A computed fold for a 391-nucleotide RNA from an Aestuariivirgaceae bacterium, annotated as Bacterial RNase P class A.
Its Rfam family is "Bacterial RNase P class A". Rfam's curators write: Ribonuclease P (RNase P) is a ubiquitous endoribonuclease, found in archaea, bacteria and eukarya as well as chloroplasts and mitochondria.
The coordinates come from a structure-prediction model, not an experiment, and the mean pLDDT is 75.
The RNAcentral record of the sequence draws on ENA.
């Protein structure tokens, strides 16, 4: 230096001018709201998006509702093994398997002898042991090229994702775990590890392939709805309760009285009016409650940030020190100007620079955190691995 591969980080800077949300102190002479306190205006000093604030996909906090406890069923979720965490389906470390020449990467990685299912298309056969194509052994027929018939066998060819253990020697008419050594599988116990699991031994000739992101089983977890949760003030109008002041026809009746009852009458609303049904009982003031608009809380000190040690391979956790770091609610966090930074295009030349031009993506909080995916101009830093080159 070139190829690669991994893990963190930043993601315009600096200022001048108009603005926009918040805190907080000050001021309140005016001005606009308010019955007022006070709020706006007005000044000072502070703070003002992100690594993703996005999807809303997991897992929590916190909030109402539900529910005696435990377990069982049914639903849904998950899945190697240890470990971290408030929990997680995440993250750390290993273990298995799969690609790479290496750094490294990728894998829903429990169970297929508990039972059902399924396995296209091709093929003679996709599990009930099968035989096209071939080899073999006898016997026949023959134009000598073969070709029929019985039998034996699966090594070689074909199909196919996948063909009933693979490589060799042996054996055989020709084959075949027939036999025999390795290796695989599968059983036992031993040894090594906290485990997944990994080593070698001795047994078995090996007899039942794959699919469980197909149904099942197994072992674990899970009430349900979410800030429009939810809590608090509560204008007027209408209903709805009390209190008090006026007003309140006529018989009967009950009682000592207050005062009640029952019928006529009346107002008043309905059925379009009369008749006749029904339904209620005046008016004015005050309070109380519920509760809509409306407002205010929730809501900004928290699994918090940053720095130094210490434990630990890591996730991480512990100590100390330090800092306060957005709270809108039609919803602020924004324009514009200079000047400079990276990039990039052009020129130009004494090759290192000048000069002129253009330029910074993906995107925006909205109860809050941990995660996970996804989107992203460009830029910085560090292990690592593989190649040349040179000392």
């Nucleotide at each position: 230096c070139c190829a690669g591969u991994u893990g963190g980080c930043c993601g315009g800077a600096u200022g001048g001018c108009c603005g926009c949300c918040u805190g907080c102190u000050g001021a309140u002479c005016a001005c606009g709201c308010g019955a007022g306190a006070g709020c706006g205006c007005c000044a000072g000093c502070g703070g003002g998006a992100g690594g993703a604030a996005a999807g809303u996909c997991c897992g929590g906090g916190c909030u109402c509702c539900g529910c005696g406890g435990a377990a069982a069923c049914a639903g849904g979720g998950u899945g190697c093994c240890g470990g971290g965490u408030a929990a997680c389906g995440c993250c750390c470390g290993g273990c298995g398997g799969g690609g790479g020449a290496g750094a490294c990467c990728c894998c829903a990685g429990g169970g297929a002898u508990a039972g059902u299912g399924c396995c296209a298309c091709a093929g003679a056969a996709a599990a009930c042991g099968a035989a096209c194509c071939g080899c073999c052994c006898g016997g026949g027929a023959u134009c000598c090229g073969u070709c029929c018939c019985g039998g034996g066998c699966a090594a070689g060819g074909g199909u196919g994702a996948a063909a009933g253990g693979g490589u060799g020697c042996g054996g055989u008419a020709a084959g075949a775990g027939c036999g025999c050594a390795c290796c695989g599988c599968g059983c036992a116990a031993c040894c090594g590890g906290c485990a997944a699991c990994g080593g070698g031994u001795g047994c078995g000739g090996c007899a039942u392939g794959g699919c469980a992101a197909a149904c099942c089983c197994c072992g674990c977890c899970c009430g349900g709805a979410g800030c429009a949760a939810g809590a608090u003030c509560a204008a007027g109008u209408a209903g709805g309760g009390g209190u008090g002041a006026c007003g309140c026809g006529g018989g009967c009746u009950c009682g000592c009285a207050a005062g009640g009852g029952c019928c006529c009458a009346g107002g008043u609303c309905c059925g379009u009016u009369u008749c006749c049904g029904g339904a209620u009982c005046g008016u004015c003031a005050c309070c109380c409650g519920g509760g809509u608009a409306g407002a205010u809380c929730g809501c900004g000190c928290g699994a918090g940030g940053u720095g130094u040690g210490c434990g630990g391979c890591g996730a991480c956790g512990c100590a100390c020190a330090u800092c306060c770091c957005a709270g809108a609610u039609g919803a602020a966090u924004g324009g514009u100007c200079a000047u400079c930074c990276a990039g990039c295009g052009c020129u130009u030349c004494a090759a290192g620079g000048a000069g002129c031009g253009u330029g910074g993506a993906c995107a925006g909080a909205a109860c809050c955190c941990g995660g996970c995916u996804u989107a992203c101009a460009g830029g910085c830093c560090g292990g690592c691995u593989g190649g040349c080159a040179c000392u």